[in-house]
RNA sequence: UGUAUGCCAUGCCAAACUCGUUGCGAAGCGGGGACGGAAAGCCACGGGUCUCUUGAGUGAGAUGGCCGGGUUGCCUAA
Numbered sequence: 001u002g003u004a005u006g007c008c009a010u011g012c013c014a015a016a017c018u019c020g021u022u023g024c025g026a027a028g029c030g031g032g033g034a035c036g037g038a039a040a041g042c043c044a045c046g047g048g049u050c051u052c053u054u055g056a057g058u059g060a061g062a063u064g065g066c067c068g069g070g071u072u073g074c075c076u077a078a
Stems, first nucleotide, its partner, number of pairs: 004076001006074001012037002017032006035065001041071003045068003048063005
């Protein structure tokens, strides 16, 4: 340095629910809270699911903690 790993150690994130807030909505943001996670860091490129809209998968959006992919990072027993 690379692969792999989460053994050691430092830690990190944060489901459901709840309070406030934004939005037509899915849902997002902040506080509390931990189900879990080796990238549960980031990116809507492909698929899936969800929402609004349309005569119509028409058009627009959400979801990265649904899957794949891209990209960056911590530790280091082997």
Molecule: c-di-GMP-I riboswitch aptamer
Organism: Sulfurovum sp.